Model confidence (mean pLDDT): 89 of 100. A computed fold for a 345-nucleotide part of an RNA from an uncultured bacterium, annotated as small-subunit ribosomal RNA, central domain. The RNAcentral record of the full RNA draws on ENA and Greengenes. Rfam family: Bacterial small subunit ribosomal RNA.
[in-house]
Context: one part of a larger RNA
RNA sequence: UUGGGCGUAAAGGGUUCGCAGGCGGCCUUAUAAGUCAGAUGUUAAAGACCAUAGCUUAACUAUGGAAAGCAUUUGAAACUGUAUGGCUUGAGUCAAGGAGAGGAAAGUGGAAUUCCUAGUGUAGCGGUGAAAUGCGUAGAUAUUAGGAAGAAUAUCAGUGGCGAAGGCGACUUUCUGGACUUGUACUGACGCUGAGGAACGAAAGCAUGGGGAGCAAACAGGAUUAGAUACCCUGGUAGUCCAUGCCGUAAACGAUGAGUGCUAGGUGUCGGGGGUCAAACCUCGGUGCCGGAGCUAACACAUUAAGCACUCCGCCUGGGGAGUACGUGCGCAAGCAUGAAACUC
Numbered sequence: 001u002u003g004g005g006c007g008u009a010a011a012g013g014g015u016u017c018g019c020a021g022g023c024g025g026c027c028u029u030a031u032a033a034g035u036c037a038g039a040u041g042u043u044a045a046a047g048a049c050c051a052u053a054g055c056u057u058a059a060c061u062a063u064g065g066a067a068a069g070c071a072u073u074u075g076a077a078a079c080u081g082u083a084u085g086g087c088u089u090g091a092g093u094c095a096a097g098g099a100g101a102g103g104a105a106a107g108u109g110g111a112a113u114u115c116c117u118a119g120u121g122u123a124g125c126g127g128u129g130a131a132a133u134g135c136g137u138a139g140a141u142a143u144u145a146g147g148a149a150g151a152a153u154a155u156c157a158g159u160g161g162c163g164a165a166g167g168c169g170a171c172u173u174u175c176u177g178g179a180c181u182u183g184u185a186c187u188g189a190c191g192c193u194g195a196g197g198a199a200c201g202a203a204a205g206c207a208u209g210g211g212g213a214g215c216a217a218a219c220a221g222g223a224u225u226a227g228a229u230a231c232c233c234u235g236g237u238a239g240u241c242c243a244u245g246c247c248g249u250a251a252a253c254g255a256u257g258a259g260u261g262c263u264a265g266g267u268g269u270c271g272g273g274g275g276u277c278a279a280a281c282c283u284c285g286g287u288g289c290c291g292g293a294g295c296u297a298a299c300a301c302a303u304u305a306a307g308c309a310c311u312c313c314g315c316c317u318g319g320g321g322a323g324u325a326c327g328u329g330c331g332c333a334a335g336c337a338u339g340a341a342a343c344u345c
Stems, first nucleotide, its partner, number of pairs: 004316003007299002012313001014200004021193003025087003029083003033080002035076008049065006090190001091187003094183004102176007109153001113149008124135002161168002205246006214240002219235004257312006265290010294301001318345003327338004
């Protein structure tokens, strides 16, 4: 390589969009490139394959045949392709609706925290397993009133909702994306996937300028301990927040790529529709649990498949060396992406 695989053994790209490419619904007619059948030519002989024969057999040898390839030619028309005309179930559009922490910007609110000012008030407060460092007679802690600041939005809150993923949670307004339901409306295959490519992408980190209440790497001190560069405590700077620009990684996880069809049920829940006085019940789309066939090494999965199939992409091939070296690309840097070998077990 072939084959076999990718939830947990090695293996699904972090996610989406999308050029090329691959694949692609139903019917009609034509064509004949692929496909199938026949004929002719060629494919040196020997060898190889099949049958028969000759040396006692075999090896060996002889005779005959067949085979595929290529070219020309005659046909077939189911399938694929191409062309033509049509269809509506895939896909999309339109109309009418309700749901939502979907996104962006601006504004507003209350609780809490810290700080400042003033009042009351007096010796403690704080912290722990116990303490100490720390704060406090220059009046702290506690409490009352007023003010300032920044950050986060209790309850509602829910295996609830929305989003492609990352993720999204106070309220109001403006702008804006998507999904869902219903319809005797419209287009008529316009679709799926997607190497390269592009965009988005938690936290941390980087650059410049703001901001800085709380928390808190580093750091300092107090404890603990044999030691304690920790766990605990008192402090505390980057950072956390905002704007703009980078970075491009995560156990970016459902450790499960996307799409389509098919294959028992039961029971919650969210958003619609039908039905009803209200229900029951039926139905579409999501989100959970249980469970059958099937599948699995087992665990488990089981109409939200890891079942049965098809299409397209990505990836794996013993452990270590190593996600290292070298080269290349990107980045301000940190580093990221791509990615070996010797050697060794």